[in-house]
RNA sequence: GCCGAUGUAGCUCAGUUGGUAGAGCAGCUGAUUUGUAAUCAGCCGGUCGGCGGUUCGAGUCCGUCUAUCGGCU
Numbered sequence: 001g002c003c004g005a006u007g008u009a010g011c012u013c014a015g016u017u018g019g020u021a022g023a024g025c026a027g028c029u030g031a032u033u034u035g036u037a038a039u040c041a042g043c044c045g046g047u048c049g050g051c052g053g054u055u056c057g058a059g060u061c062c063g064u065c066u067a068u069c070g071g072c073u
Stems, first nucleotide, its partner, number of pairs: 001072007010025004019056001027043005049065005
């Protein structure tokens, strides 16, 4: 230099044919316990890597940039 993949909650990841984003773990509160752990109930937490385009509507489609990973040279 060329090609490809990935980027979504603090972490690991889903998200179907484009229709206003979820789970588990972690955290907080309560119940239970002499107390801790475990268990149960509830809550909090994300403008989906940046910018632009298409669309009535974009995490999803298109372009570009960027970060990480892999391959080729």